[in-house]
Context: one part of a larger RNA
Parts: sequence; structure tokens; C1' cells
RNA sequence: CUGGGCGUAAAGCGUGCGCAGGCGGUUAUUUAAGCCAGAUGUGAAAGCCCCGGGCUUAACCUGGGAAUGGCAUUUGGGACUGGAUGGCUAGAGUGCGGCAGAGGGAGGUGGAAUUCCAGGUGUAGCAGUGAAAUGCGUAGAUAUCUGGAGGAACACCGAUGGCGAAGGCAGCCUCCUGGGCCAGCACUGACGCUCAUGCACGAAAGCGUGGGGAGCAAACAGGAUUAGAUACCCUGGUAGCCCACGCCCUAAACGAUGGCAACUAGUUGUUGGGGGAGCAAUCCCUUAGUAACGCAGCUAACGCGUGAAGUUGCCCGCCUGGGGAGUACGGUCGCAAGAUUAAAACUC
Repeated sequence: CUGGGCGUAAAGCGUGCGCAGGCGGUUAUUUAAGCCAGAUGUGAAAGCCCCGGGCUUAACCUGGGAAUGGCAUUUGGGACUGGAUGGCUAGAGUGCGGCAGAGGGAGGUGGAAUUCCAGGUGUAGCAGUGAAAUGCGUAGAUAUCUGGAGGAACACCGAUGGCGAAGGCAGCCUCCUGGGCCAGCACUGACGCUCAUGCACGAAAGCGUGGGGAGCAAACAGGAUUAGAUACCCUGGUAGCCCACGCCCUAAACGAUGGCAACUAGUUGUUGGGGGAGCAAUCCCUUAGUAACGCAGCUAACGCGUGAAGUUGCCCGCCUGGGGAGUACGGUCGCAAGAUUAAAACUC
């Protein structure tokens, strides 16, 4: 450089925004860089190849041709790509009107439950297990009633449901705020798609500083079990889980399926919107999601199947036998833990 691939065999970056780059709707005129055609020049000779000739053949020598895949100049062409100018509205976007939603941030507030504290009633057990024991309790527990404190999470609704780019998001109320969908009318006029580097976000655990601490609970202690039991079970219990600010940047970050666009049978359920018919129940059409099945087609099979893994185009990422190894070294980042980039020897 090229081929074949990436749901499960190796392979889609965790997700978005986006500069450079690549690619780019429709139409008219123009240009002639790419492109196409012709001509000219050059592309040394030798060699290779083809047709001949000369040494008795051959090697060897020699004549002619072809080739020299190329470059330059010049004359044309004007479909396509590019450039320029001017239009268009089907892509994209803006305004006006509606709609749904656990989308995000901040503040406030509610009830149930657990625990603890104080007081009342009350007496011998409670708790726990396969069975027990450790533990708690006559200094009055468990149970029950009243009052209080504090933290965390929000039963039912709840869904096969909704929202978000992903991570993720759930009591209720208020404020601030992002996105989406639908219907038509008006407007801008290709403003678009993708995106190396970059920037931002990114569950849980973990780290730093300061708070908080009800419950749960790594570590730890004790009791059991067992041959042992550094476990599973039980009684306790500290970090942590919570809040503020700052880091970390990983995951089975999964649909194990990159993004955008176009095209290619249907049926059924459900969520949001719109239109029509009907007195209504309901039915029909349409649009954006979310599920189940399924034709063609695809697939090694499983399966996918208008939300494609079908048929195509554009752009990015990634793979190239197993182990060594996502390791070593070096670089970058980090307080650290470590993350990221990423080999080789050797071996099968």
C1' cells in the first nucleotide's frame, strides 16, 4: 500500500460537542485545475521481446521494429468532479400555536418505618438458628402507650410505562433551566453529514478537606459449623454508603450491534401528538417512540428482519493465531490507588 472483516468466533472508542480533514441537494451561466481526445517533442546507447542477417551451429556479433507503463508543450472537448457568479426549496434551521415527561440545578416541605432518649403500664424473659451459642434483660429488657431527637430512603400509583447523548433519573411543592414531539403558516436559503488531535460529561468503589451518622455494613472481634473454616449462618462493629467542595475516569459503561441519509411485505400490543367518521361505544388515517411476531433478503448457525444483523452511499474507530500481556520499559495524567498509550524475547 492492499484484501477480508467487527451482535455471540479477534474487532464499535462509555457518551456527546466540535476545529482541521474527508464527503456533500437542485438549477443556469462561466472557467478549464482534475478528466477525455488529437498532434509535436523528449523518454541516450546497450540489454529484454519480435522479425531478419553473419561466424559449419550455439554462445557471440549485427540490421530493423516494438517497448520505454513517463513527462512537457500545444490544439480541441465541456458530460462529470473542482473553482466563480446568480437563482431554487425537497436537506438543515428560525418564528408563531400546542403537548407529554422520575431530563438537569437550587430551595422548601410531608407521612410511614428503623434506632436512640425521657416518662407511664407491666414481669421474666428477649433475640437468634437447621440446632445452638456469643449478645441483651430483675440496675426492669422484650411487649405496649405518650412525648421528643436524628439520619437516610420514598410503599401504593408503577407499567411489558416515561425522560435523557451516555452514565443515569422516582414522595410532594416552588423557582431557574436543557432537550424532544405534533400541526400548519411564514421566513433563511445548503447554512449540511462525519470527525484524527482537542474539550466536556461520565455508575460503583476509592482519595483529600470539613461536616453528618438512623439503618446497613468491607475490615475487625466474638459465637457456631467443620478434619480444618482466615468462609457460608449468628451476635456485635469501624471505614464507607449521606452533605459541601476538589480529585479519580474505570465497568458485562451491553442492544456485547459507531454516526448520518435513502430504499425494501405485513400483523399485534403500548406511550405522546394530530386529522377524519360516528349520538356514543368505537373505528379509520397519520406521525414520533417503545415492545412481540414475521415476508423477501442476510447469517457458520443462533438469530436479525422498515428501530436490520436486508440493499446502498459518506465519514470515523477498531481487528489480523493462542500464551507471554493489556504486562515490561518510556511518555502523559493522578495526592495516592492507579489510569492511558503500548512492545519484545521466549513458547505452543

The part of an RNA shown here (small-subunit ribosomal RNA, central domain) has 348 nucleotides and comes from a metagenome.
It matches the Rfam family "Bacterial small subunit ribosomal RNA". Rfam links the family to the GO terms ribosome and structural constituent of ribosome.
Its mean pLDDT, the model's own confidence on a scale to 100, is 91.